The RNA shown here (transfer RNA) has 72 nucleotides and comes from a Fidelibacterota bacterium.
It matches the Rfam family "tRNA". By type it is a transfer RNA.

Formats: sequence, C1' cells, structure tokens
RNA sequence: UGGGGAAUCGUCUAAUUGGCAGGACACAUGGUUUUGGUCCAUGCAGUCGGGGUUCGAGUCCCUGUUCCCCAA
Repeated sequence: UGGGGAAUCGUCUAAUUGGCAGGACACAUGGUUUUGGUCCAUGCAGUCGGGGUUCGAGUCCCUGUUCCCCAA
C1' cells in the first nucleotide's frame, strides 16, 4: 500500500437474509436463610462515530476510527 473479516447492555453471545434488539453471567431491590452463600421474583442496561436509502435499518449504501488475517 492492496484484498478480506470483525465492532451489539459492565462481560460473553443471539437477532432465521429490512418488521417491537433477546438470553446468560454480573449489578440493584425484595423474598428465603441466625448471617453469608445457594435458590426465587422484579428491575437496570446496548447496536463503534457521521451521513444516506426506506413507511420502517443491528441488517442495505457512502465515509471515518480501532482490531484481526492474507499478499507485497
């Protein structure tokens, strides 16, 4: 420098080819327990940045950033 891939709650990971962003762990509150832990219920919280297409974008297009692989 060229080609390919990845970026989603605090962490890990789904979203069936454009149609309400879900789960696990963690965390908070309550219950249970003499206390802690375990267990149960509820809650919290996310699409890498900017722009475009569309009635509707995590998904499609353009551009930027970071990381990984290959070639030189």

Overview:
NCBI's taxonomy places the organism under Bacteria, Pseudomonadati, Fidelibacterota.